RNA sequence: GCAAUGGUUCGCUAGGGUUCCGACCUGUUUAUGCAGGUGCCUGGUCCGAGAGCGAACGACCUCUGGUUGAGGUUACACGGCGGGACAAAAGCCCGGGAGAC
Numbered sequence: 001g002c003a004a005u006g007g008u009u010c011g012c013u014a015g016g017g018u019u020c021c022g023a024c025c026u027g028u029u030u031a032u033g034c035a036g037g038u039g040c041c042u043g044g045u046c047c048g049a050g051a052g053c054g055a056a057c058g059a060c061c062u063c064u065g066g067u068u069g070a071g072g073u074u075a076c077a078c079g080g081c082g083g084g085a086c087a088a089a090a091g092c093c094c095g096g097g098a099g100a101c
Base pairs, nucleotide, nucleotide: 007057008056009055010054011053012052015047016046020044021043022041023038024037025036026035027034028033058074059073060072061071062070063069076096078099082094083093084092
C1' cells in the first nucleotide's frame, strides 16, 4: 500500500425506559372516586439489535436447449466519547462511523 454500497421486509428476544393501563405511597373521602408523587415498581401497552434468533423475498452459482423446475451459497464482524427522536430511555438512529486488532 491492497477486497466487500457486505440487501429488504416481517415476527420475536436480550435489553430499554415511563406517555397510557396496572402496582405502590401521600392528601381528601364512610366508601367509590378525585388530585399529587414513585420506574432505587415484577408487570400489560410502548421502543428494540450490523456485530441476537426465526421466516419470507431478493442477489449469485450449478444442472436443464428454452420455459419451468431442482440443488446450493449469502462469509466475517473488537468498538467508544458525544449528539438525535419519540413521553422517555436503550444493544434504536448518526454507525459495519471515529478508533483499535
Model confidence (mean pLDDT): 76 of 100.
Guanidine-I riboswitch aptamer from Acetobacter malorum, 101 nucleotides, folded computationally.
Of the family's consensus pairs, 100% are formed in the model.
It was read from a public genome assembly, where an Rfam model found it.
It matches the Rfam family "Guanidine-I riboswitch aptamer". Its family is annotated with regulation of gene expression in the Gene Ontology. Rfam describes the family as follows. This family represents a conserved RNA structure found upstream of the ykkC and yxkD genes in Bacillus subtilis and related genes in other bacteria. The function of this family is unclear although it has been suggested that it may function to switch on efflux pumps and detoxification systems in response to harmful environmental molecules.